[in-house]
RNA sequence: GUCCCUGUAGCGCAAUAGAUAGCGCGUUGGACUUAGAAUCCUAAAGUCGUGGGUUCGAAUUCCACUUGGGACG
Numbered sequence: 001g002u003c004c005c006u007g008u009a010g011c012g013c014a015a016u017a018g019a020u021a022g023c024g025c026g027u028u029g030g031a032c033u034u035a036g037a038a039u040c041c042u043a044a045a046g047u048c049g050u051g052g053g054u055u056c057g058a059a060u061u062c063c064a065c066u067u068g069g070g071a072c073g
Base pairs, nucleotide, nucleotide: 001072002071003070004069005068007066010025011024012023013022027043029041030040031039049065050064051063052062053061
């Protein structure tokens, strides 16, 4: 330099073919217990890497940039 993959909640990851963004762990409050663990209930936390385009509508499609990783030279 060319190409491929990747970025979504505190962490790890989903979301098939464009239509209200979810799961596990963790965290908050509560129940249970003498207390704790385990279990159960509950709540919070996201402008989906950034900017722009397409569309009635974009995490999803297109372009540029960018984060991390890889292949070739």
Molecule: transfer RNA
Organism: Trichonephila clavata